Model confidence (mean pLDDT): 81 of 100.
Predicted 3D model of a 94-nucleotide RNA (THF (Tetrahydrofolate) riboswitch aptamer).
The model forms 91% of the base pairs in the Rfam consensus.
It matches the Rfam family "THF (Tetrahydrofolate) riboswitch aptamer". From the family's description: Tetrahydrofolate (THF) riboswitch was first reported for Ames et al. as an RNA motif in 5' untranslated (5'-UTR)regions of folate transport and biosynthesis genes in Firmicutes genomes.
It was read from a public genome assembly, where an Rfam model found it.
[in-house]
């Protein structure tokens, strides 16, 4: 130097443990901020805070405050699959 490859934030599925069902959370809109392959710069996407609009599925048993079955575009963790344009770096081959 050539060719090939790995790795982020996330996403989806499954499992486990929780939370809510007395409505928090999720999702939507606006503003501000943050992190985002090892480095640079950055897009998609992600996260936090503030404001706004919208808004839900309960039931059974029971020793009466617990259990069970559900429900929620619910939280965290694990596993599998998937996963950054460009330049440099890293690994392998020549």
């Nucleotide at each position: 130097g050539u060719c090939a490859g790995a790795g982020u934030a996330g996403g989806u599925g499954c499992g486990g443990c929780g939370c809510g069902u007395c409505a928090a959370g999720u999702g939507c809109c606006g503003g501000c901020g943050g992190a985002u392959g090892g480095g640079a710069a950055g897009u998609u996407g992600c996260c936090g805070c503030c404001g706004g609009a919208c808004g839900a599925a309960g039931a059974a048993a029971u020793u009466u405050u617990u259990u069970u079955c559900g429900c929620g575009g619910u939280g965290c963790c694990g596993c599998a699959c998937u996963g950054c344009c460009u330049c440099c770096g890293c690994u392998g081959c020549c």